[in-house]
RNA sequence: AAUCUAUGCUAGGGGUGCCUUUGGGGCUGAGAGAUGUCUUGACAUCGACCCUUAUUACUUGAACCGGGUAAUACCGGCGUAAGGAAGCUUAGUUCCUGACUG
Numbered sequence: 001a002a003u004c005u006a007u008g009c010u011a012g013g014g015g016u017g018c019c020u021u022u023g024g025g026g027c028u029g030a031g032a033g034a035u036g037u038c039u040u041g042a043c044a045u046c047g048a049c050c051c052u053u054a055u056u057a058c059u060u061g062a063a064c065c066g067g068g069u070a071a072u073a074c075c076g077g078c079g080u081a082a083g084g085a086a087g088c089u090u091a092g093u094u095c096c097u098g099a100c101u102g
Base pairs, nucleotide, nucleotide: 001094004092005091006090008088009087010086011052012051013050014049017027018026019025020024033046034045035044036043037042038041058083059082060081064077065076066075067074
């Protein structure tokens, strides 16, 4: 000096499904939660979780295509797709330059 990796702080982004016989419970997952408002389908706040330049959050395409399941945004494709929210500190790593010594 720069790159990469990791920690921390602050700020920000995001999703919240399917099924079941009331209670309650089952499936996948990091996470499918609570409260409130009303126009009953959306919105807001908080908690937890994940993500912040990105081939690791998430959205679009999508009431998509293939496979599977009791069912599902379950798995894969699409997808090195398009969009998508940053600053600082600390530690390590790498490189360059200078001095001294051998």
The RNA shown here (TPP riboswitch aptamer (THI element)) has 102 nucleotides and comes from Roseburia sp. AM16-25. The organism belongs to Roseburia, within Bacteria. The model forms 96% of the base pairs in the Rfam consensus. The RNAcentral record of the sequence draws on Rfam.